[in-house]
Context: one part of a larger RNA
This record gives sequence, C1' cells and structure tokens, in this order.
RNA sequence: GAACGAACGCUGGCGGCGCGUUUUAAGCAUGCAAGUCGGACGGUAGAGUAGUGCUUGCACUACUUGAGAGUGGCGAACGGGUGAGUAACACGUAGGUAAUCUACCUCUGGGUGGGGGAUAGCCUUUAGAAAUAAAGGGUAAUACCGCAUGAAGCCUAAUUUUUUAAUAGAGUUGGGUUAAAGGUGCAAUUGCACCGUCUGGAGAUGAGCCUGCGGUCCAUUAGCUUGUUGGUGGGGUAAAGGCCUACCAAGGCAGUGAUGGAUAGCCGGCCUGAGAGGGUGUACGGUCACACUGGGACUGAGACACGGCCCAGACUCCUACGGGAGGCAGCAGCUAAGAAUCUUCCGCGAUGGGCGAAAGCCUGACGGAGCGACGCCGCGUGAAUGAAGAAGGCCGAGAGGUUGUAAAGUUCUUUUCUUGGUGAAGAAUAAUAUGAGUAGUGGAAAGACUUAUAGAUGACGUUAGCCAAGGAAUAAGUCCCGGCCAAUUACGUGCCAGCAGCCGCGGUAACACGUAAGGGGCGAGCGUUGUUC
Repeated sequence: GAACGAACGCUGGCGGCGCGUUUUAAGCAUGCAAGUCGGACGGUAGAGUAGUGCUUGCACUACUUGAGAGUGGCGAACGGGUGAGUAACACGUAGGUAAUCUACCUCUGGGUGGGGGAUAGCCUUUAGAAAUAAAGGGUAAUACCGCAUGAAGCCUAAUUUUUUAAUAGAGUUGGGUUAAAGGUGCAAUUGCACCGUCUGGAGAUGAGCCUGCGGUCCAUUAGCUUGUUGGUGGGGUAAAGGCCUACCAAGGCAGUGAUGGAUAGCCGGCCUGAGAGGGUGUACGGUCACACUGGGACUGAGACACGGCCCAGACUCCUACGGGAGGCAGCAGCUAAGAAUCUUCCGCGAUGGGCGAAAGCCUGACGGAGCGACGCCGCGUGAAUGAAGAAGGCCGAGAGGUUGUAAAGUUCUUUUCUUGGUGAAGAAUAAUAUGAGUAGUGGAAAGACUUAUAGAUGACGUUAGCCAAGGAAUAAGUCCCGGCCAAUUACGUGCCAGCAGCCGCGGUAACACGUAAGGGGCGAGCGUUGUUC
C1' cells in the first nucleotide's frame, strides 16, 4: 500500500447492488417448511329439493350435492440446512466398467383373456388417564393371489461367425421358465379415442464400483499387519473384490516416510503480488459427509432415509404412577455463549419442483419487503455575485496581520426534500371457445398432434419513472499538524498530568501533554484494533 462475513470509538442525508452467529454440531416455547389424485375404490357425517307419516319439528323414503377419515397410486431419496467427522479414491483431474443398475421421460415392437379369497373404512363391543390396542360382524378396488396365453427376454445344450490378454458380441436350432388393470370421453347395433397397465429393444438422465496422478504438519512417531497378503471351493451383491466364510500357502506395507499423533471437509474460486509464490475456502456454483449420541434394518427404481421405523443412551415434557411423547445443522423466533451477526413479515404474481387428464392444490425452494454505513458504487448537503476587507475570535514589537469572498446582503437553481397527481415493465399464456390443417380409424362423433384468433391472473406497490406546487429550504463529520509524514502559533502544566506505530516527548520559553485559534488529510464517513499478502 491492498484486502476483510469483521469488531470498537466519534459521527451519520438518500439511493442501487450485495452481505449478515466466523463463538456452542449448545439447548429450544410457538407457528409454518410435503403433499396430491374422486378421471383407481367402497362410501359416510352434513346440506338442498321432493314426498310420506304427522306429536309441527322430528322420523323415514327417493334424487342431487358432499367434507373429514380410510384402502390404493405417485411423491416424500428432490428442494432447504450445517461442516461435526473425514488425510480418505473424500475431493480435483484423466481414464476404465468384457464387473453394473436406472422410477418418471423419449423412440420403437407385441399384449391387456378368464377367475378367486380377503382386509381397512363402517357397525357392535371391550381395555386404557392418555398414547393406543383388542374381539366379533360385514364391504370395494388400478390392493392381494391362482389359472390361461406368450417371445424378441432369462436359464440351459449344441452349432456358425467376429473381436479380445480373457470370461465377450451377433446369428441358428432344441428344451425349460416368467405377464397384465382398469378408468374417462364420444357413439350407442358392432365400436372409436385418450390416459393407464404388462412384456421386450434402443436412447436420455442419474447413480454404483475400480484405477493413474495431485494437494497439510510432526521422526522429540521407526517399525506396522493375522482376514493380515495371495490362492482354491462356496456364499453374498445390481455389480469386480477377504466383501464374508472353510481350507491351503506365508505373505503384504515401510526412510520415495509405513504405523502413530496433531490439524482440516475438498474444488471452481477469493485476497495479495510485476510475476514466481504466499494466504484462504465467507457468499455463489460443483462435490462429499452429517441430521440429539451410538447401532440396525424395513419399504422402495433409488435411503440404511433431517421434518420414516426399531433398539440402546443422555436430556426435556405429560401422567390417574400403570405408562407415554419429543428432536430447528429447514424459515422466522427464544435462551445461553460472545467483541459480534437481522423480521415469530408478504406472496405463490414470476422461475422451478411434487401430484393431477385438467381446473387446481401444496411449496419459509423461490420472488419480494423489513432491520444493520457491514461492504462496494453513485448522488447530495447549493450556485453566481459580494471589500465597509463588517462584527466577533486569535496573534501582534498595538502600524497591523489572520480567520476571509468566508459571512451578511443581492440574484438564481430545485438534484434531493415535503405535498398532490399521473403511471410503465416484470404476463408468458392456461382452462375454454372458434377457424384451418395432419395422421390413423371408422357409418359417424369425440379424442390425439400442429397452428391462428379471442381469452383470466402482480406479492412487490401509496413501485420505478414522469408532471405540478413550495421553499436554500431537510443534510458534515472525523483523524492529524516533532521526524518518518502533508499541516504551527499562543496559553496552561512543570519527569506531574499525560502522549507514543518506531525514534522518543514532559524536570518553568514543550512546534511531541491539555485547550484555543489557524492549518493539513479523507469525507457519509473518519480513526483504532485484529488477520492475510
């Protein structure tokens, strides 16, 4: 000199864009943060209409509508948070997978026949303070289970061909084996269409595993290892593998630093520097790990699962003492800690995500607003004129000098400000309607796809911007003045009080302390402290 997720002191007008618990991975009151589908299913409470009975406001019946709860599907493995652990194929980079999986999506082939038994909800009852649990009756499905059919799939045997280091790929033949579910619309005499569903092939996307190389400190850590190193058989996994197991062999790593200890998430980047380097990993992006602590599996295409389950532990809460409930390192917010870090805000209008045929619902992701000079950038606090060089202050050998065109005064301007008005863009189109076309099918309609026109929706928001009126009106501090280092005099003090980054000032004439006047620097900031280069 530059920089900062900064803090502290003094001061503080506005706007834009960013950033904001670096400490205690400490504990948490409250609310919200993951639902959705009635076009998968049975169907209820309730409401409305009509009718009957009639005790006149109740019961029953029919129709329409219809929550909440339940079965079922998809999602909940994304998105959001944190950096504890981890020195490791965790990350970065370059490769491999002839050792693998991939729901939804896209393209493409073929199917979707015919049956069965249950169980929630519901009703009746029981136990319990509650959480919840149990018994009996009875019901549905795209829930569950057989049967049929079936090959391009899989297994197996034979064979042909191509490649490889090699188990591999492609083809032919034989045997064996494995499926399914319906819903809606339109027609109404067949049926047609869409959405699903089953089974193949290909792609896309995402993931698993393996390998070369790379990036901390300590040798005042020198030896470490028995599933250890390798082989064979078996098991296990989507998949190679001591991943696991039985047997066999005795190996494997290490001064090119094993093992142990300390520290730490890694990277793109960021800061500094002419560079080489050094430091760093906040925000944003990628990736990994974690979710009160430890362990475990279940479901599922995917988890060993932050707002799922089970067990153990610590802690907190409820209890009728028998037993139960909980997990903010989601968004706000609270307590504690600390030098120190925000609102228990608005909205799904936009972008994106989940579900749904769609309308739509959900979304503390996200978009916004609020607080904080925490940072960067921009603007302003007026402009011109004005010598009687006013008054006052300070200095002075009392001529005068200086503050100083500074002020006052005069003439302007209105960025800002106040008040009132006006007013974009962020909105694309969706449902739906109408028209045109394409493919296929039909007797037709509806539907699918493409396209044109019309067609709602704004949290921010009293928005930005613009117009008008008013009036210099609303707006300057802070540090320094001995040298380094830009800017000096007077008074007070008298090694005192004090200053200080270093050198050093102060003991009676202090340019170094304190105050005043003047001056210098920067400026809505200035200075100090801390840290890095």